[in-house]
This is a predicted structure of a 73-nucleotide RNA (transfer RNA) from a Nanobdellota archaeon. The sequence is in RNAcentral, with records from ENA. The organism belongs to Nanobdellota, within Archaea.
RNA sequence: GGAGUCGUAGUACAGUCUGGUAGUAUACAAGGUUUGGGACUUUGUGACCUGGGUUCAAAUCCCAGCGACUCCA
Numbered sequence: 001g002g003a004g005u006c007g008u009a010g011u012a013c014a015g016u017c018u019g020g021u022a023g024u025a026u027a028c029a030a031g032g033u034u035u036g037g038g039a040c041u042u043u044g045u046g047a048c049c050u051g052g053g054u055u056c057a058a059a060u061c062c063c064a065g066c067g068a069c070u071c072c073a
Base pairs, nucleotide, nucleotide: 001072002071003070004069005068006067007066010026011025012024013023020056027045028044029043030042031041032040049065050064051063052062053061
């Protein structure tokens, strides 16, 4: 220098192809249960890498940028 894959709660992932309420597990906080703790259970908190475009509507489609990884040279 060229090509490809990827970027979503604190952490690990789904959802993207086929645009329409952002979800699961875990973590954290509070309550119940327990003599207490753990386990169990209920509720709650918390996220779409950045900018722009298309659209009634974008995590999803398009463009540019940033970052991570892999391959080629």